Transfer RNA from Candidatus Endomicrobium labiotermitis, 72 nucleotides, folded computationally. The organism belongs to Endomicrobium, within Bacteria.

[in-house]
């Protein structure tokens, strides 16, 4: 320099172009002699950034940024 994959909650990951969820973590509560475990609830999102297509984009397209891999 060129090519490819990936980027979503604090972490690990979902989501057929049609209201972005789950597990763990955190907070609160229940359970009990207490803690742990267990049960329930709550909180948590500029879907990397900027544009484009579309009635509608996490999803499709382009560029940029970052990580990883490959080629030279």
């Nucleotide at each position: 320099u060129c090519c490819g994959a990936c980027g979503u909650a604090g972490c690990u990951c979902a989501a057929u172009g049609g209201u972005g969820g789950a597990g763990c973590a955190a907070u609160c509560g229940g359970c009990u002699g207490u803690u742990a475990a267990c049960c329930g609830a709550u909180c948590g999102g500029u879907u990397a950034u900027u544009g484009g297509u579309u009635c509608g984009a996490g999803u499709c397209c382009a560029a940029u940024c970052g990580u990883c891999g490959g080629a030279g």
Rfam family: tRNA.
The prediction has a mean pLDDT of 81.